[in-house]
Context: one part of a larger RNA
């Protein structure tokens, strides 16, 4: 644009995809079978391996606006405390968040029409013959069954629920043009979403970002004092101090004004 006014919300599934791997060990049972060596089928059960999905609690890894310890230089008048640079200046940690070496979870069963095979009747050929009429078992393949997608499936489907007015103009149309309904958009705060786009969450009748307070986590006992010591240091105040993404709480600040969009044949 379309689905034959217009719109929200839940859907059926035509059809697409994707998965479908496999060992080993115990029991059946040292049975069946074999002189003896050696050894099952069938069925029951335990733990894997590779592989796929999700997550992130455990362990691990990264964490450039976290924390601390340090060389060296510069500057902040100077001590002292700091800034900047030096590969993020160099070490040890480390929150969210994203990962895998981590955790959980799949393969499984059903059901059908079959292949090889294997039968059953059974003639042509009095017998025999699975096949020739006809009726059967049979596989990880097919096709279902799981899981995703999905009505532009143009065969354009269902069910629910909301609005369905009003104005003008003409060449009198399923006809342009304008205001509006129900709903939408655009604007504006954002993020478990995101390349842009969509998508989700809100916009004062508000917890949507931030800030602020709590709290968790993280780092490790901050600055100043005081004490001990000639000093370097140490020791008390002090599990302090500081703090990004984490859980909450609270309108302090920004989500202000507002603009557009948008609905008829026909019974």
């Nucleotide at each position: 644009c379309g689905u034959u006014g217009g719109a929200u919300a839940u859907u059926u599934g035509a059809g697409a995809a994707g998965g479908g791997c496999u060992g080993a060990c115990c029991u059946u049972a040292g049975u069946a079978c074999g002189a003896g060596a050696g050894g099952a089928c069938c069925g029951g059960g335990u733990c894997g391996g590779a592989c796929g999905c999700a997550c992130c609690u455990c362990c691990g890894g990264u964490g450039c606006a976290c924390c601390a310890g340090u060389u060296g230089u510069u500057c902040u008048g100077c001590c002292a405390a700091g800034a900047g640079c030096a590969u993020a200046g160099c070490u040890g940690g480390g929150u969210a968040g994203c990962c895998g070496c981590g955790u959980g979870c799949g393969g499984u069963u059903u059901u059908g029409a079959u292949a090889a095979a294997c039968g059953c009747u059974g003639a042509a050929g009095g017998c025999a013959u699975c096949u020739a009429a006809g009726c059967g078992u049979g596989a990880a393949a097919c096709a279902u069954a799981c899981u995703u997608c999905a009505a532009g499936a143009u065969c354009a489907g269902a069910u629910a629920u909301c609005c369905u007015c009003c104005u003008g103009a003409c060449u009198u149309g399923a006809c342009c043009a304008g205001g509006u309904a129900a709903g939408g958009u655009c604007a504006c705060u954002u993020g478990c979403a995101g390349a842009c786009u969509a998508c989700a969450a809100g916009u004062u009748u508000g917890a949507u970002a931030g800030g602020u307070c709590g709290g968790a986590g993280g780092u490790g006992u901050a600055a100043g004092u005081g004490c001990a010591g000639u000093a370097a240091u140490g020791c008390a105040u002090u599990c302090a101090g500081c703090u990004g993404a984490c859980c909450g709480a609270u309108a302090c600040u920004a989500a202000u004004a507002g603009a557009c969009c948008g609905a008829g044949u026909g019974c």
Molecule: large-subunit ribosomal RNA, domain VI
Organism: metagenome